A computed fold for a 267-nucleotide RNA from a Solirubrobacteraceae bacterium, annotated as Bacterial large signal recognition particle RNA. The same sequence occurs in records of 2 taxa. It matches the Rfam family "Bacterial large signal recognition particle RNA". The literature on the family includes a 2003 paper in Nucleic Acids Res by Rosenblad et al., "SRPDB: Signal Recognition Particle Database". Rfam classes the family as a non-coding RNA gene. A source record names the gene ffs. The coordinates come from a structure-prediction model, not an experiment, and the mean pLDDT is 79.

RNA sequence: CCGUGCUAGGCGGGGAGGUAGCGGUGCCCUGCACCCGCAAUCCGCUCUAGCGGGGCCGAAUUCCCUCUCGAGGGGCUCCGGCUCUCGGGUCAGCGCGCCGGUGAAGGCGUCGAUGGCCGGGUCCCGCGCGAUGCAGGCCCGUGAACCAGGUCAGGUCCGGAAGGAAGCAGCCUUAAGCGGCCCCCUGUAGGCGUAGCGGGUACACCCGUGCCGGAGCCACCGCCGGCGAGAGCGGCUCGCGAGCCCGUCUCGACGGAGGGUGCACGG
Numbered sequence: 001c002c003g004u005g006c007u008a009g010g011c012g013g014g015g016a017g018g019u020a021g022c023g024g025u026g027c028c029c030u031g032c033a034c035c036c037g038c039a040a041u042c043c044g045c046u047c048u049a050g051c052g053g054g055g056c057c058g059a060a061u062u063c064c065c066u067c068u069c070g071a072g073g074g075g076c077u078c079c080g081g082c083u084c085u086c087g088g089g090u091c092a093g094c095g096c097g098c099c100g101g102u103g104a105a106g107g108c109g110u111c112g113a114u115g116g117c118c119g120g121g122u123c124c125c126g127c128g129c130g131a132u133g134c135a136g137g138c139c140c141g142u143g144a145a146c147c148a149g150g151u152c153a154g155g156u157c158c159g160g161a162a163g164g165a166a167g168c169a170g171c172c173u174u175a176a177g178c179g180g181c182c183c184c185c186u187g188u189a190g191g192c193g194u195a196g197c198g199g200g201u202a203c204a205c206c207c208g209u210g211c212c213g214g215a216g217c218c219a220c221c222g223c224c225g226g227c228g229a230g231a232g233c234g235g236c237u238c239g240c241g242a243g244c245c246c247g248u249c250u251c252g253a254c255g256g257a258g259g260g261u262g263c264a265c266g267g
Base pairs, nucleotide, nucleotide: 001267002266003265004264005263006262009057010056011055012030013029014028015027020046021045022044023043024042034054035053036052037051038050063260064259065258066257067256068255072251073250074249075248076247080245081244082243083242084241086239087238088237089236090235091234093233094232096228097227098226099225100224101223102222103221106218107217108216115212116211117210118208119207120206121205122204123200124199125198126197127196128194129193130192132189133188134187135186136185137184139180140179141178142177148173149172150171151170156165157164158163
């Protein structure tokens, strides 16, 4: 140096979590690196740290150590940055209301426009009326052992008798009470209604087949300008909270570089 047969060892690793601690099943990240059984209300161990049973490779591209790169995970959060929910403040903008001007197309008007006066309505109040709610009445039914009535069997009492008397049960009718009640009557209530009557009203809008007057007027849409309310959208700003980034700590796969490491036999 080569060949043969073995042993150590290897046949994935890592993170969080769980645990007194170590592994595993489960979750996550890498990645391709045997099989079977057990296992989160856990399974098996004890610092040498999965247990039990089998198979393959085997001293090196595969084992061990050091350094490096760094996917990914977890913790902390001073300052700073971004985003979002919520809350506060403010406001030239959007949107909203009113006024003026203008444009397009359109409508009305000497069979009388805008306007003015007058009248009326929409609005409010009172009365009246109605509807509705509640209560009572009327009506119907039921309803008294005795302390309601009528009739009073039996029985009781008076009487020589004729005949009378009181009167329980039963039956009938009613009182209080209870139940029903479409309609009708009465009372009452008000966030109901009103072709009625009366009154009121800041004035906006609407109507007028009333009068005056004599030529313009009107709504929608677009644009411009002004005023105003408000904070719905939006802008700016402040604050609590949450998420992410930056920052820092920690663990760390795959990869890369270097170093180290058996036994026996034969040639």